Notes: This is a predicted structure of an 85-nucleotide RNA (c-di-GMP-I riboswitch aptamer) from a Bacillota bacterium.

[in-house]
């Protein structure tokens, strides 16, 4: 230096849930909360999974559909902190 990674310091970040906005909905964002993470930091690149305003179809219910959502679903990429072994 580079992997894995045991303690231990300084700390990070925040699931349900509530209120508060956007959004058509999935969800997002902000405060409050902590369920848990050594990447639960960032990137929709690949797949999975939500959701369906607007589009086709249906006699009618409703049915396909991502350009929409999820990185705390995997997986890859980026890039951080520690430093016995």
């Nucleotide at each position: 230096a580079u992997g894995a990674u045991a303690a231990a310091u300084g700390g990070g970040c925040a699931a349900a849930c509530u209120u508060a906005u956007c959004g058509a909905a999935a969800g997002g964002u902000a405060a409050g909360g902590a369920c848990g993470c050594a990447a639960a930091a960032c990137c929709a690149u690949g797949g999975g999974u939500c959701u369906a305003c607007a589009g086709a179809c249906u006699a009618g219910g409703g049915u396909c559909u991502a350009u929409g959502a999820u990185u705390g679903c995997c997986a890859g990429g980026u890039u951080g902190c520690u430093g016995a072994u």